[in-house]
RNA sequence: UGCUUAUCCAGAAAGACUGAGGGAAAGGGCCCGAUGAAGUCUUAGCAACCUCCUGAACUAGGUGCUAACUCCCGUUCCAGUCCGAUCGUUAUCGGAUCAUGGAUAAAGAUGAGCG
Numbered sequence: 001u002g003c004u005u006a007u008c009c010a011g012a013a014a015g016a017c018u019g020a021g022g023g024a025a026a027g028g029g030c031c032c033g034a035u036g037a038a039g040u041c042u043u044a045g046c047a048a049c050c051u052c053c054u055g056a057a058c059u060a061g062g063u064g065c066u067a068a069c070u071c072c073c074g075u076u077c078c079a080g081u082c083c084g085a086u087c088g089u090u091a092u093c094g095g096a097u098c099a100u101g102g103a104u105a106a107a108g109a110u111g112a113g114c115g
Base pairs, nucleotide, nucleotide: 002114003113004112005111006110007109008108013043014042015041016040017039021032022031023030027073028072029071044066045065046064048063049062050061051060070107076103077102078101079100080098081096082095083094084093085092086091
């Protein structure tokens, strides 16, 4: 780096160094940031996966994580909405559009296994 697979609506801090950016596809929004971003270190915590032990649980270890639903939209489908037609009405068909709602795919993140 690639493939497979599981999870992604919950949960969880502070200090030091440093110094301007950051928020997991591109892009577009909207947020966070000198009342200090990202990064590194220490301690603490959360708890998804794996390992050891084990009847089970607890504990311990290895990653991971500690703003906002994977912050929102980003693909397709359904409904809703609008317009037109048919129709006395109910209703049906066609078209259009929308960050209005739901489902879903892709993409992404993390763990484990494999090459």